[in-house]
Context: one part of a larger RNA
RNA sequence: CUGGGCGUAAAGGGUGCGUAGGGGGUUGUGUUAGCCUCACCUUAAAUCUUCAUGCCUAACAUGAAGGCUGGGCGGGGAACGGCACAACUUGAGGGCGCGAGAGGCGAGUGGAACUCAUGGUGGAGGGGUGAAAUCCGUUGAUAUCAUGGGGAACACCAAAGGCGAAGGCAGCUCGCUGGCGCGUACCUGACCCUGAAGCACGAAAGCGUGGGGAUCAAAAAGGAUUAGAUACCCUUGUAGUCCACGCCCUAAACGAUGAUGACUAGCUAUUGGAAGUAUCGACCCUUCGAGUGGCGAAGCUAACGCGUUAAGUCAUCCGCCUGGGAAGUACGAUCGCAAGAUUAAAACUC
Numbered sequence: 001c002u003g004g005g006c007g008u009a010a011a012g013g014g015u016g017c018g019u020a021g022g023g024g025g026u027u028g029u030g031u032u033a034g035c036c037u038c039a040c041c042u043u044a045a046a047u048c049u050u051c052a053u054g055c056c057u058a059a060c061a062u063g064a065a066g067g068c069u070g071g072g073c074g075g076g077g078a079a080c081g082g083c084a085c086a087a088c089u090u091g092a093g094g095g096c097g098c099g100a101g102a103g104g105c106g107a108g109u110g111g112a113a114c115u116c117a118u119g120g121u122g123g124a125g126g127g128g129u130g131a132a133a134u135c136c137g138u139u140g141a142u143a144u145c146a147u148g149g150g151g152a153a154c155a156c157c158a159a160a161g162g163c164g165a166a167g168g169c170a171g172c173u174c175g176c177u178g179g180c181g182c183g184u185a186c187c188u189g190a191c192c193c194u195g196a197a198g199c200a201c202g203a204a205a206g207c208g209u210g211g212g213g214a215u216c217a218a219a220a221a222g223g224a225u226u227a228g229a230u231a232c233c234c235u236u237g238u239a240g241u242c243c244a245c246g247c248c249c250u251a252a253a254c255g256a257u258g259a260u261g262a263c264u265a266g267c268u269a270u271u272g273g274a275a276g277u278a279u280c281g282a283c284c285c286u287u288c289g290a291g292u293g294g295c296g297a298a299g300c301u302a303a304c305g306c307g308u309u310a311a312g313u314c315a316u317c318c319g320c321c322u323g324g325g326a327a328g329u330a331c332g333a334u335c336g337c338a339a340g341a342u343u344a345a346a347a348c349u350c
Base pairs, nucleotide, nucleotide: 004321005320006319007304008303012318014201015200016199017198021194022193023192025088026087027086028085029084030083031082032081034080035077036076037075038074040072041071042070048066049065050064051063052062053061054060091191092188093187094186095184096183097182098181099180103177104176105175106174107173108172109171110154114150115149116148117147118146119145120144121143125136126135162169163168206247207246208245209244210243211242216240220236221235222234223233258317259316260315261314262313263312266295267294268293269292270291271290273288274287275286276285299306300305323350324349325348332343333342334341335340
């Protein structure tokens, strides 16, 4: 190792594309270094098995036969696997016809709110809290009306809804563009699956350069609270929050559940398709396949729970785990402007 696991106990890579590698549909023919079979040779002795014999028995010993495992040479087989050739259409891809969508990128544009400025009305408070105070206000605040400027986010619609590989994506319009579903069965003819490396994408915060700066708000200041209050509450407030370009590459990046295929009761809701039925038509109803939810047969699970969107039953491939702490640390290496990230121990200790 044969023979353990990974939803929550340690353990699914953040996500995709993809090289090597691993695995691979149906039919026929040929071939055969895999595979099966036969003969012979070899595989020292001991050990192992059977039988016999010898010590009173056994262990033990002796003898004979056999076996195990590996190897060699030759003959045979062709189901499976490989290889070669030919073919097929169910896998996969394409065409054609419909369809939905906050998928992405760019440009333009709209209203509400907020804030600032100016002007009008008005005249003593406003704001804030558990209560206050700091704070704003007679140099006229708050409130209200008008005009103008600015930045950011898009109420209702809105959903248990939709789209995307993930991160994520929401006012409206236009342009460019990716993916997906259904129907058809017209084309190609296994072109497929997975995927170490590698490459690309990757929330927020953070970094660089330049812009922008309404709101909110780390840091900071003040007022409270308190024994204290480097906090919670309040008044301010700078980075940041926004844009362009370039980095960073992490997360409770979660469904804490890798990808693909097959099989295994249903009921119900919903999204977008198709067909049928019905109808003047739209609904309604039935069926099919694609998503998204709830509940549940069998089964699984330590339990919770999962249950055709599996954590059930199988197959292939990848990643990962092996007591707690030290530690996701040190050292080294690679990457980064830095912050740091990735890879990743040991002593010691329980």
This is a predicted structure of a 350-nucleotide part of an RNA (small-subunit ribosomal RNA, central domain) from Candidatus Giovannonibacteria bacterium GW2011_GWB1_47_6b. Model confidence (mean pLDDT): 87 of 100.